This is a predicted structure of a 74-nucleotide RNA (transfer RNA) from Denitrificimonas caeni DSM 24390. The sequence was found in a public genome assembly. It matches the Rfam family "tRNA". By type it is a transfer RNA. Taxonomically the source falls in Denitrificimonas caeni (Bacteria, Gammaproteobacteria, Pseudomonadales, Denitrificimonas).
[in-house]
């Protein structure tokens, strides 16, 4: 310097061909089991979907440019 993959809850991630209220697990909180815990069941909490523009009725998804992270060529 050049290609390529990724970026979504506090954490590990799903999310198809563009269209449902944006989801699970984990963690946190709260209530049930319990003698008390821990496991377990219930229920809440948590998101400018990585910035900023563009196309489009409609964008987490498609294009473009930025940042960040990894990979490989030099």
């Nucleotide at each position: 310097g050049g290609a390529c993959u990724c970026a979504u809850a506090g954490c590990u991630c799903a999310g198809c061909u563009g269209g449902a209220u944006a989801g699970a697990g984990u963690a946190c909180u709260c209530g049930g089991c319990u003698a008390c815990g821990a496991a377990c069941c219930g229920a809440g909490c948590g998101g400018u979907c990585g910035g900023a523009g563009g196309u489009u009725c409609g964008a987490a998804u498609c294009c473009u440019c930025c940042u960040g992270a990894g990979u490989c060529c030099a």